A computed fold for a 501-nucleotide part of an RNA from an uncultured bacterium, annotated as small-subunit ribosomal RNA, 5' domain.
Its mean pLDDT, the model's own confidence on a scale to 100, is 85.
Context: one part of a larger RNA
RNA sequence: GACGAACGCUGGCGGCGUGCCUAAUACAUGCAAGUCGAACGAGAUCGGGCUUCGGCCCAAUGAUCUAGUGGCGAACGGGUGAGUAACACGUGAGAAACCUGCCCCGAAGACGGGAAUAACCCGAGGAAACUCGUGCUAAUACCCGAUGUCUUCACAUCAUCGCAUGGUGAAGUGAAGAAAUGCUCCGGCGCUUUGGGAGGGUCUCGCGGCCUAUCAGCUAGUUGGUGAGGUAAUGGCUCACCAAGGCAUCGACGGGUAGCUGGUCUGAGAGGAUGAUCAGCCACACUGGGACUGAGACACGGCCCAGACUCCUACGGGAGGCAGCAGUAGGGAAUCUUGCGCAAUGGGCGAAAGCCUGACGCAGCAACGCCGCGUGGGGGAUGACGGCCUUCGGGUUGUAAACCCCUUUCAGCAGGGACGAAAAUGACGGUACCUGCAGAAGAAGCUCCGGCCAACUACGUGCCAGCAGCCGCGGUAAUACGUAGGGAGCAAGCGUUGUCC
Numbered sequence: 001g002a003c004g005a006a007c008g009c010u011g012g013c014g015g016c017g018u019g020c021c022u023a024a025u026a027c028a029u030g031c032a033a034g035u036c037g038a039a040c041g042a043g044a045u046c047g048g049g050c051u052u053c054g055g056c057c058c059a060a061u062g063a064u065c066u067a068g069u070g071g072c073g074a075a076c077g078g079g080u081g082a083g084u085a086a087c088a089c090g091u092g093a094g095a096a097a098c099c100u101g102c103c104c105c106g107a108a109g110a111c112g113g114g115a116a117u118a119a120c121c122c123g124a125g126g127a128a129a130c131u132c133g134u135g136c137u138a139a140u141a142c143c144c145g146a147u148g149u150c151u152u153c154a155c156a157u158c159a160u161c162g163c164a165u166g167g168u169g170a171a172g173u174g175a176a177g178a179a180a181u182g183c184u185c186c187g188g189c190g191c192u193u194u195g196g197g198a199g200g201g202u203c204u205c206g207c208g209g210c211c212u213a214u215c216a217g218c219u220a221g222u223u224g225g226u227g228a229g230g231u232a233a234u235g236g237c238u239c240a241c242c243a244a245g246g247c248a249u250c251g252a253c254g255g256g257u258a259g260c261u262g263g264u265c266u267g268a269g270a271g272g273a274u275g276a277u278c279a280g281c282c283a284c285a286c287u288g289g290g291a292c293u294g295a296g297a298c299a300c301g302g303c304c305c306a307g308a309c310u311c312c313u314a315c316g317g318g319a320g321g322c323a324g325c326a327g328u329a330g331g332g333a334a335u336c337u338u339g340c341g342c343a344a345u346g347g348g349c350g351a352a353a354g355c356c357u358g359a360c361g362c363a364g365c366a367a368c369g370c371c372g373c374g375u376g377g378g379g380g381a382u383g384a385c386g387g388c389c390u391u392c393g394g395g396u397u398g399u400a401a402a403c404c405c406c407u408u409u410c411a412g413c414a415g416g417g418a419c420g421a422a423a424a425u426g427a428c429g430g431u432a433c434c435u436g437c438a439g440a441a442g443a444a445g446c447u448c449c450g451g452c453c454a455a456c457u458a459c460g461u462g463c464c465a466g467c468a469g470c471c472g473c474g475g476u477a478a479u480a481c482g483u484a485g486g487g488a489g490c491a492a493g494c495g496u497u498g499u500c501c
Base pairs, nucleotide, nucleotide: 001500002499003498005497006496007495008494009493012373013372014371015370016369017368018366019365020331025329026328027327029326030325031324034072035071036070039069040068042066043065044064045063046062047058048057049056050055079284080283081282089208090207091206092205093204094203095202098201099200100199103197104196105195106194107193108192109191111145112144113143114142120135122133123132124131125130150177151176152175153174154173155172157170158169159168160167161166182189183188210256211255212254217247218246219245222244223243224242225241226240227239228238229237259281260280261279262278263274264273265272266271286307287306288305289304290303309320310319311318312317337363339362340361341360345359346357347356348355349354376406377405378404379403386397387396388395389394410442412437413436414435415434416433420428445490446489447488448487449486450471451470452469456485457484458483459482460481466473467472
């Protein structure tokens, strides 16, 4: 000098930030991912008149809502740092070994058929969670066939290029592969195949960044080859066979510790330390394992299995996962509200209206930090009273107070009142800001005073009580302990402790 700090004493206001560093401990409650009726069938509700209250007629064939099928999203956004010493990260290359939904540009196409199923009705089982059976039905759900610009594969040809495997282009033969003529408010939106792009992802490699030799040898899928499988793709990634290799004092292997970076703190720099908030990447989601769906996951608020724990139960069986936002218990020196709003920015769905959004925007709490402001200004000497000291003359507190004149920042009260929003739409918020009113009025403490180190006397105590960062003070004249007066330094803070430079 610095801090995500804590503790002690004290505490007026505002702006901007920051706020579980410990138990990746356990969690009550609410909310945090939905949306589309312009994909689909079905159901419910809604108008007027008459009525014998059973219904009937007319208009409109419309609007709204809903569980289900279907589509997209749920792989983003948000949290945490456990694990990880690793191509995890940073940086620079490579992929002639790769993938890519939505979006943009281009080319071509969408023909003919079919079988189901949820919802629903009926029945059955169960305490529940939920499940089963029969029957009916639709689609942009599913299936079959056709066509093939095109794509993929096989065979063989030519041209051309390269960086080794090889790449690219052209024509040929054969095989395989599409679609929803759907919706519509008639504008369009969608569907299929394919070329390119953008953005995103995957893989490989060079270099870089911890401690330890009181860890010196490690290794059998181990190292390489051939073949096969698998993958979007290379590869011992996996397997069969063959060979015996591979790594290591330039530190292998083992052990300990640790998310990495942009940055942050310090320092003249070199360097050292660190990785809160913000941003990029990675990893994880009760613990361990696994796959499914999908363009994308081996998936925080999905599924299955095992385990620990908690809860419900009719004992047969079920339910759960806050390292999302609040909040609770616990741990701890220590870290906040079970708030408001989708008005803005951004995201998902939708043609749109719109719906959802604890992302986000705001407000609340905390001197936790930084910055700014205030607690008054001018005059005022009999240098008042009081306090303290005194050589008793006086000195000091001290222009300090009183008193006189003034001002009104901030806080208070009242009136007006935004920008942020582009037509409408403002949580913040009657907030910021402006104007007026009253009155010095509501607003100062903390540490220190032996030297280092700015600031001194008196009394009390008497190696006691105590102080202390180091040196050291205290045993009867203590500027070092305690109190008082005075002084010094900082100031809404001041000290102490901890940690880093």

The RNAcentral record of the full RNA draws on ENA, Greengenes and SILVA. Rfam family: Bacterial small subunit ribosomal RNA.